RNA sequence: GUUAGUUUAGCUCAGAGGCAGAGCAACUCCAUGGUAAGGAGUAGGUCGAUGGUUCAAUUCCAUCAACUAACA
Numbered sequence: 001g002u003u004a005g006u007u008u009a010g011c012u013c014a015g016a017g018g019c020a021g022a023g024c025a026a027c028u029c030c031a032u033g034g035u036a037a038g039g040a041g042u043a044g045g046u047c048g049a050u051g052g053u054u055c056a057a058u059u060c061c062a063u064c065a066a067c068u069a070a071c072a
Base pairs, nucleotide, nucleotide: 001071002070003069004068005067006066007065010024011023012022013021018055026042027041028040029039030038048064049063050062051061052060
């Protein structure tokens, strides 16, 4: 340099047009004589950036950025 892939909660990942979710972690409570395990709940997101399509975009399209892989 070319091609492809990934980018969503603190971490690991779902979701593929119609109010953004899970597990783990954090916090509160229950339970125990106490701790762990267990149960219930709460909080946490400009969905990488900019533009386009659409009544409506995390989702489709383009460009850019970061990272990864293959090729050169």
Molecule: transfer RNA
Organism: Ambispora leptoticha